[in-house]
The RNA shown here (transfer RNA) has 72 nucleotides and comes from an uncultured Bacteroidales bacterium. Rfam family: tRNA. Rfam classes the family as a transfer RNA. Rfam describes the family as follows. Transfer RNA (tRNA) molecules are approximately 80 nucleotides in length. Their secondary structure includes four short double-helical elements and three loops (D, anti-codon, and T loops). Further hydrogen bonds mediate the characteristic L-shaped molecular structure. tRNAs have two regions of fundamental functional importance: the anti-codon, which is responsible for specific mRNA codon recognition, and the 3' end, to which the tRNAs corresponding amino acid is attached (by aminoacyl-tRNA synthetases). tRNAs cope with the degeneracy of the genetic code in two manners: having more than one tRNA (with a specific anti-codon) for a particular amino acid; and 'wobble' base-pairing, i.e. permitting non-standard base-pairing at the 3rd anti-codon position. It was read from a public genome assembly. Its mean pLDDT, the model's own confidence on a scale to 100, is 84.
RNA sequence: CGCGGAGUAGAGCAGUGGUAGCUCGUCAGGCUCAUAACCUGGAGGUCGCUGGUUCGAUCCCAGCCUCCGCCA
Repeated sequence: CGCGGAGUAGAGCAGUGGUAGCUCGUCAGGCUCAUAACCUGGAGGUCGCUGGUUCGAUCCCAGCCUCCGCCA
């Protein structure tokens, strides 16, 4: 160089065209003498980057970047 896979919240992952969610974590409140556990709520995402297709893209297409694997 070639082929395949992955990139989505602090971490691990869903999401097969209609404005993105789950678990843990974190913050606040409740409960408790107190802590943990438990309950309720909040914050936190330019969906790796740039273009294209489309009325509409996390999703389809192209290029690039990073990581993992395969072949030599």